The RNA shown here (transfer RNA) has 72 nucleotides and comes from Amycolatopsis sp. TNS106. It matches the Rfam family "tRNA". The RNAcentral record of the sequence draws on ENA.
[in-house]
RNA sequence: CGUCCUGUAGCUCAGCGGAAGAGCAGCCCGUUCACACCGGGCCGGUCCCGGGUUCGACUCCUGGUGGGACGA
Numbered sequence: 001c002g003u004c005c006u007g008u009a010g011c012u013c014a015g016c017g018g019a020a021g022a023g024c025a026g027c028c029c030g031u032u033c034a035c036a037c038c039g040g041g042c043c044g045g046u047c048c049c050g051g052g053u054u055c056g057a058c059u060c061c062u063g064g065u066g067g068g069a070c071g072a
Stems, first nucleotide, its partner, number of pairs: 001071007010024004018055001026042005048064005
């Protein structure tokens, strides 16, 4: 320098145009003599940033930026 992948909850990740979910972690309750396991609930998000398309964008297009892979 070029090509490609990627950025969503504290962590690991879904979500493919109708407006955000799971598991783990945390908290509460149940269960137990008690702890663990297990069951139920709660808590959790400026979807990396700017612009565009659209009635509507996490999603499509574009520029930037963080991370990664490959080539030179």